[in-house]
RNA sequence: UAAGUAAGUCAGAUGAUCGCGCCCCUUAGUACCGAAAGGUCCGGGGUGAGGAAAGUCCGGGCUUCACAGGGCAGGAUGCCGGAUAACGUCCGGUGGAGGUGACUCCAAGGAUAGUGCAACAGAAAUAUACCGCCAGCCGCAUAGCUUGCUGUGCGAGGUAAGGGUGGAAGGGCAGUGUAAGAGACUACCGCCUGUGCGGUAACGUACAGGGCAUAUGUAAACCCCAUUCGAAGCAAGACCGAAUAGAAAGCGAUACGGCGGCCCGUCGUGCUUUCAGGUGGGUCGCUUGAGACUGUUGGCAACAGCAGUACGAGAUAGAUGAUCAUCACCGGCUGUCCUUGUGACAGCGGCACAUAACCCGGCUUACAGACUUGCUUAUAAU
RNA sequence: GGGCGGCUAGCUCAGUUGGUUAGAGUGCCUGCUCGACAUGCAGGAGGUCACAGGUUCGAUUCCCGUGCCGCCCACCA
Numbered sequence: 001u002a003a004g005u006a007a008g009u010c011a012g013a014u015g016a017u018c019g020c021g022c023c024c025c026u027u028a029g030u031a032c033c034g035a036a037a038g039g040u041c042c043g044g045g046g047u048g049a050g051g052a053a054a055g056u057c058c059g060g061g062c063u064u065c066a067c068a069g070g071g072c073a074g075g076a077u078g079c080c081g082g083a084u085a086a087c088g089u090c091c092g093g094u095g096g097a098g099g100u101g102a103c104u105c106c107a108a109g110g111a112u113a114g115u116g117c118a119a120c121a122g123a124a125a126u127a128u129a130c131c132g133c134c135a136g137c138c139g140c141a142u143a144g145c146u147u148g149c150u151g152u153g154c155g156a157g158g159u160a161a162g163g164g165u166g167g168a169a170g171g172g173c174a175g176u177g178u179a180a181g182a183g184a185c186u187a188c189c190g191c192c193u194g195u196g197c198g199g200u201a202a203c204g205u206a207c208a209g210g211g212c213a214u215a216u217g218u219a220a221a222c223c224c225c226a227u228u229c230g231a232a233g234c235a236a237g238a239c240c241g242a243a244u245a246g247a248a249a250g251c252g253a254u255a256c257g258g259c260g261g262c263c264c265g266u267c268g269u270g271c272u273u274u275c276a277g278g279u280g281g282g283u284c285g286c287u288u289g290a291g292a293c294u295g296u297u298g299g300c301a302a303c304a305g306c307a308g309u310a311c312g313a314g315a316u317a318g319a320u321g322a323u324c325a326u327c328a329c330c331g332g333c334u335g336u337c338c339u340u341g342u343g344a345c346a347g348c349g350g351c352a353c354a355u356a357a358c359c360c361g362g363c364u365u366a367c368a369g370a371c372u373u374g375c376u377u378a379u380a381a382u
Numbered sequence: 383g384g385g386c387g388g389c390u391a392g393c394u395c396a397g398u399u400g401g402u403u404a405g406a407g408u409g410c411c412u413g414c415u416c417g418a419c420a421u422g423c424a425g426g427a428g429g430u431c432a433c434a435g436g437u438u439c440g441a442u443u444c445c446c447g448u449g450c451c452g453c454c455c456a457c458c459a
Stems, first nucleotide, its partner, number of pairs: 001378010012327007020048006029041001031040003050353001054364002057362005062233004069264004074229005079093005094108001095106004109224002114222002116218003130163002132159003138155008171189002174186003190212001191210008237284004246275006255269004277458003292309007329350002332348006338341001383455007392408004401439001410426005432448002435445002
């Protein structure tokens, strides 16, 4: 310098004018709005979206239902250790896959618990003989002679080495062996079992044994094993104000409901469902929090402890916007200039994805660009 | 805001232990029937199974993500 890889930061800036939500001060009372609960008031000051506010995919706080019990069913997760309020998240490792490398990716328990499925092709899909190979044994036919042997053919048979089919064909490969073959036997690799050593563990490694009995794949098929999960959600829920009209059905302490699939247990006594009717007003919940920033200590890290600092939205049909000017960024178009370039100037143009709604921790998805740091590879120079 | 469901031919819908080439009705096209239409009869075309990724030998179907569409909810007694 070029190419790449990983982590992170920012998400245009300043000023003027107009406008909006919330909070504080003052005006502030015999006021105004409203049926009431309740709310409002010149002006001044402060403050006002995000890294994803999104999708609503997980987890938790909070609230109500019995402070939440037992069992079955059901859901979720799935190598090991740690972090955490919790998690399906994160960090560190193990094993596997990809890359020259930095590095990246993995729903990664069990197919020797059982069951199911595997279309088409193929002879055969978990068991098989289509082609091929064999003639040792058996039967038949036939030829020869040395007359009980040899040769040939067929049948019955043996064989998974070779061909062919398929995603998958009874561990792989080499040798011995055999009629031909075959873990039948042997070495190496793989698999299983056991022991030693290292490691918290996953696992790694060494040795011994088993000839392989398990032995194709599929568990994002049923299932088995282990761990874990009560339900609903701020339209939860608490209080205040106003208004209204009940009817039908079901069951009635062996019933019904809290309890959401079932049973048990427990608590309560009229309850549940549907239709009709009324109101759609206000206050709280509501933003000080497993929070943020800075420093420091421990830890490889996720993270945790300690100290200090400041308080940074809270609407309810939903505020955070618009215009102008200057500057910054991009370099798409046009023109001019030369030093002809990754150039300068001027004009036009562009400047993303997207907008809080109870609050947090994550994941996933969308995104114009700009910048920082670590590392790798290649080339060149020292 | 929260909770659910769906997406298959132009339209309305079927389609499950995952299996070769996904169907029905209606609409469309062509031919026949008719003097000419309608009707009727016969034949045919028409599909990224919303999109993208994964598991599997194989995906409309199983899993995950994205997009679009639709439904429900408050209080009183």